This is a predicted structure of a 74-nucleotide RNA (transfer RNA) from a Patescibacteria group bacterium.
Rfam family: tRNA. It is annotated as a transfer RNA. About the family: Transfer RNA (tRNA) molecules are approximately 80 nucleotides in length.
The source organism's lineage runs through Bacteria and Bacteria candidate phyla.

[in-house]
């Protein structure tokens, strides 16, 4: 340098065009229960989906460029 794959809450992950105000688990906060802790139950906060642009009535989802990571080739 070329090609391919990937990037979603703090972490791991689901979602492949509308039913999504982006769901779940762990973690965090509050309350209940307990003499206390753990466990358990209920509730709450947290991702505008790597960035920018395009297609579309509508994009996390399709397309392009860029950035970063991994792999293969040179």
């Nucleotide at each position: 340098g070329g090609c391919g794959c990937g990037u979603u809450c703090g972490u791991c992950u689901a979602g492949u065009g509308g039913u999504c105000u982006a769901g779940g688990a762990c973690g965090g906060g509050g309350c209940g229960u307990u003499c206390u802790c753990a466990a358990c139950g209920c509730c709450c906060a947290a991702a505008u989906c790597a960035u920018c642009g395009g297609u579309u009535c509508g994009a996390a989802u399709c397309c392009g460029a860029u950035a970063c990571g991994c792999g293969c080739c040179a």